[in-house]
A computed fold for an 80-nucleotide RNA from a Chloroflexota bacterium, annotated as c-di-GMP-I riboswitch aptamer.
Lineage of the source: Bacteria > Bacillati > Chloroflexota.
Model confidence (mean pLDDT): 82 of 100.
The model forms 95% of the base pairs in the Rfam consensus.

RNA sequence: AACCCUAAAAGGCAAACCCAUCGUGAGGUGGGGACGCAAAGUCAUGGAUCCCGCCGAGGCGGGACCGCCAGACUGCUGAA
Numbered sequence: 001a002a003c004c005c006u007a008a009a010a011g012g013c014a015a016a017c018c019c020a021u022c023g024u025g026a027g028g029u030g031g032g033g034a035c036g037c038a039a040a041g042u043c044a045u046g047g048a049u050c051c052c053g054c055c056g057a058g059g060c061g062g063g064a065c066c067g068c069c070a071g072a073c074u075g076c077u078g079a080a
Base pairs, nucleotide, nucleotide: 005078012037013036017032018031019030020029021028022027035067041073042072043071045070046069047068049064050063051062052061053060054059
């Protein structure tokens, strides 16, 4: 010094599940709760997955999800 890597400490996030609420739905938000996470921070840009509608059954349109995989931008600590 922090691309790779990463012990400890500080702080951070919060899966399943439960309650409330919004939505036709996927799912969102708030509270409880912790399986995990160094990008589990941000962006639906490409793919995957999921929902709704239409369909000439080939798909098309609109949505959801970044804690599925990539990409872009930003970012904490520093023992070996």